Background:
The part of an RNA shown here (large-subunit ribosomal RNA, domain VI) has 253 nucleotides and comes from a Bacteroidota bacterium. The coordinates come from a structure-prediction model, not an experiment, and the mean pLDDT is 86. Rfam family: Bacterial large subunit ribosomal RNA. Taxonomically the source falls in Bacteroidota (Bacteria, Pseudomonadati).
Context: one part of a larger RNA
RNA sequence: CGCUAGAAGAUUGAGAGGGCCUGACUCUAGUACGAGAGGACCGAGUCGGACGAACCUCUAGUGUACCUGUUGUGGCGCCAGCUGCAGCGCAGGGUAGCUAUGUUCGGUUAAGAUAAGCGCUGAAAGCAUCUAAGCACGAAACUUGCCUCAAGAUGAGUCUUCUUUAUAAGGGUCGUCGAAGACUACGACGUUGAUAGGCUAUAGGUGUAAAGGCAGUAAUGUCAUAGCCGAGUAGUACUAAUUGCCCGUAAAC
Numbered sequence: 001c002g003c004u005a006g007a008a009g010a011u012u013g014a015g016a017g018g019g020c021c022u023g024a025c026u027c028u029a030g031u032a033c034g035a036g037a038g039g040a041c042c043g044a045g046u047c048g049g050a051c052g053a054a055c056c057u058c059u060a061g062u063g064u065a066c067c068u069g070u071u072g073u074g075g076c077g078c079c080a081g082c083u084g085c086a087g088c089g090c091a092g093g094g095u096a097g098c099u100a101u102g103u104u105c106g107g108u109u110a111a112g113a114u115a116a117g118c119g120c121u122g123a124a125a126g127c128a129u130c131u132a133a134g135c136a137c138g139a140a141a142c143u144u145g146c147c148u149c150a151a152g153a154u155g156a157g158u159c160u161u162c163u164u165u166a167u168a169a170g171g172g173u174c175g176u177c178g179a180a181g182a183c184u185a186c187g188a189c190g191u192u193g194a195u196a197g198g199c200u201a202u203a204g205g206u207g208u209a210a211a212g213g214c215a216g217u218a219a220u221g222u223c224a225u226a227g228c229c230g231a232g233u234a235g236u237a238c239u240a241a242u243u244g245c246c247c248g249u250a251a252a253c
Stems, first nucleotide, its partner, number of pairs: 001152001005163007015149004021049007033038001051106005059100004066093005071086006110144003117137001119135002170247004174190005195240003198236005204229003212223004
């Protein structure tokens, strides 16, 4: 831009893509078969490998504005307590998020038409013959069935609802944000409000703050599960989402 009024939402599915794998063991059964050695078909189940998708409850990793310990040196006049720099100084841990090595799930059942093959009936051709008429089976391949995309499918589909002239329905701008994202787009919310922050509580992390008392020459220990805290969760309008502005006009009536 088009889809023949404009919108919001929900859909159909022409067509397209993905997937389609496989092993071992147990039972059937030491049965059928076989002199024996050996050893099934069919069927029923259990546990795996690789691959794929999703996810973070567990395991593990990361986690540079979380906590703690600590080295050198500088600063706050000194102590105490903090703080800058040294790859985050180094080291021990670590929430959320993101990940795999971790977890769950998947390739199931079924239908149709067939290939090779195997048949039934049966002539031509008194017999025979699966074929010439007719009929039944038959593969992981084919078409469906499973998952995903999909009406620019210009053949532009269908359904529901809303709206009709300083417009409306609806959309945008703007603002608070997002497990959405390069930017756009997409999604949630905008006081008729829990969208983000704060606050309160809590989950969780670190590991017991500072000050003071006691013990010790002192280092240090203890009284004492504290203090501090990035992302989680719940509640709560305290702060910010204010007021507005723009687009939307011509089919029908």